[in-house]
RNA sequence: GGAGCCGUUCAAACGAUCGCCGGGUCAUGCAGAAUGAUUCGGAGGAAAGUCCGAACACCACAGGGCAGGGUGCUCCAUAACGUGGAGUCGCGGUGACGCGAAGGAAAGUGCAACAGAAAGCAAACCGCCUCAACCCGGUUCCGGCAUGCGGAGCCAGCUUGGGGUAAGGGUGAAACGGUGCGGUAAGAGCGCACCAGUUCUCCGGGUGACCGGAGAAGCUCGGUAAACCCCACCCGGUGCAAGACCAAAUAGAGGAGCGUUUGAGAGCGGCCCGUUCGAGCUCCCGGGUAGGUCGCUUGAGGUGUCGGGUAACCGGCAUCCUAGAUGAAUGAUCGUUGCCGGAUGUGAGGUGACUCGCAUCAGGAACAGAAUUCGGCUUACGGGCGACUCCGACC
Numbered sequence: 001g002g003a004g005c006c007g008u009u010c011a012a013a014c015g016a017u018c019g020c021c022g023g024g025u026c027a028u029g030c031a032g033a034a035u036g037a038u039u040c041g042g043a044g045g046a047a048a049g050u051c052c053g054a055a056c057a058c059c060a061c062a063g064g065g066c067a068g069g070g071u072g073c074u075c076c077a078u079a080a081c082g083u084g085g086a087g088u089c090g091c092g093g094u095g096a097c098g099c100g101a102a103g104g105a106a107a108g109u110g111c112a113a114c115a116g117a118a119a120g121c122a123a124a125c126c127g128c129c130u131c132a133a134c135c136c137g138g139u140u141c142c143g144g145c146a147u148g149c150g151g152a153g154c155c156a157g158c159u160u161g162g163g164g165u166a167a168g169g170g171u172g173a174a175a176c177g178g179u180g181c182g183g184u185a186a187g188a189g190c191g192c193a194c195c196a197g198u199u200c201u202c203c204g205g206g207u208g209a210c211c212g213g214a215g216a217a218g219c220u221c222g223g224u225a226a227a228c229c230c231c232a233c234c235c236g237g238u239g240c241a242a243g244a245c246c247a248a249a250u251a252g253a254g255g256a257g258c259g260u261u262u263g264a265g266a267g268c269g270g271c272c273c274g275u276u277c278g279a280g281c282u283c284c285c286g287g288g289u290a291g292g293u294c295g296c297u298u299g300a301g302g303u304g305u306c307g308g309g310u311a312a313c314c315g316g317c318a319u320c321c322u323a324g325a326u327g328a329a330u331g332a333u334c335g336u337u338g339c340c341g342g343a344u345g346u347g348a349g350g351u352g353a354c355u356c357g358c359a360u361c362a363g364g365a366a367c368a369g370a371a372u373u374c375g376g377c378u379u380a381c382g383g384g385c386g387a388c389u390c391c392g393a394c395c
Base pairs, nucleotide, nucleotide: 001391002390003389004388006386007385008384009383010382012337013336014335015334016333017332018331020042021041022040023039024038025037026036027035028034044367048378049377051376052375053374054373055372056239057238058237059236068235069234070233071232072231073087074086075085076084077083088102089100090099091098092097103230104229108228109227110224111223125169126168127165128164129163130162131161132160133159135157137155138154139153140152141151142150143149177195178194179193180192181191182190196220197219198217199216200215201214202213203212204211205210243294244293245292246291254284255283256282257281258280265277266276267275268274301320302319303318304317305316306315307314308313339364340363342361343360344359345358346357347356348355349354
């Protein structure tokens, strides 16, 4: 210098001007209506996806089971979790380190494209061995006057058929342990030795997953359960648009009072008279729409410190209060500073490779916006710092 890996941290600060939302105080005001003044506060590490788990609220609910869904190595943490911590085992990486739904395939059922002879109580295509038939060649012996010929035996071979064989070839992601010796017609855990695995027994370590060691059994058993299934454990539903309260309006069950020629009530701008209409009218209750209030932000809370624990996390003490909007505020502009890399100039340190500054100029600054609240996960994304790993070059 390059590539990488793990962790941690920031997400700008200050000032001015103009705004927006909420609270307090003051003034005007009948008013806690409204307006104005002033002051305080006003997004995130992910506020996101809404994927898990809870709190809270309402609905449902004797108890048990079936069905359905979820989870799945161990121990621990936690309100809880499918999350986290520490481990075990396996896999990947040269390494720092990362990843894993990681129970059961020796309970049953199913599935496996293509290739291949055969893919599941294994299988015989080539090859190897053997037997039979047929054919051909060589050779030995016999017969024969006889080259040619005939017969018998042996050896090697072609073709066809039967049988044996899983050592070798070939196919496949996968072909029923590996190497050697023995054995055999040829072969084979068929036998033996060693190695690998499995199962069982014992010993030691560990809370445990598991690890280490010793021995026995030829036991050698394929894969697949985010296929059915089996085993163990867990699980009611809906989400703050939950839900509670106040309550214009409308429908309407009910109650009380007054009234129908002894005229309630209504119209003729307020009252009286008058006049016209006239059988209902008024109140209570009930209901819950529009609208409003609450739920609403003090909470499994933050920060600091001490103690326990490898850690996640837990406990003690001190201290802090930190958005609550509802068509939905949290913004814009300017200046200064800080951050980042670039160019130019320049200084310092070092034998050196190189390192660290300073000034000027023009730039850059991501992802993204609360909506009941927490704990997680996942996804998006710009820098800074620290530890570590590998490679290369130079001194």
Molecule: Bacterial RNase P class A
Organism: Desulfobacterales bacterium